The RNA shown here (transfer RNA) has 71 nucleotides and comes from a Chloroflexota bacterium. The same sequence occurs in records of 7 taxa. RNAcentral holds the sequence, with entries from ENA. Model confidence (mean pLDDT): 81 of 100. The organism belongs to Chloroflexota, within Bacteria.
Formats: sequence, structure tokens, C1' cells
RNA sequence: UGCGGGAUAGUUUAACGGCAGAACCGGCGGCUCUGAACCGUCUAGUCCAGGUUCGAAUCCUGGUCCCGCAG
Repeated sequence: UGCGGGAUAGUUUAACGGCAGAACCGGCGGCUCUGAACCGUCUAGUCCAGGUUCGAAUCCUGGUCCCGCAG
């Protein structure tokens, strides 16, 4: 430098173009003599900038960063 893949909550991971879910972690409460475990509940997210569309995490363009391959 070229090609391919990837970026979603603090972490891991889903989502035929139609309300962004889950698990773990964390907060609060229940249970318990206390704690762990267990149960309930709450918080928190689409890498950035444009475009297409009634509607974009998803499609298109350009960037940033990470991984791999080639030179």
C1' cells in the first nucleotide's frame, strides 16, 4: 500500500430495513443470626461524518481503530 473480516451497556453476545434484547458485573430490596447461593427490581449501549429511505445497528460513500492475508 492492496484485499478480506470486525467495532452494539463496564464485559461477552443477539437483533428478515419497523419499539435495540440477553447474560455477567454494578445499585436497591427480599431471603439468612451474618455471608455465599437463590429470588425480585433498577441503571447502562449501536466507532465517527455524510447519503438513501416514511423509517437505518442493518443499505451506500468517506474516515478512525483492531485482526488476518498478500507484497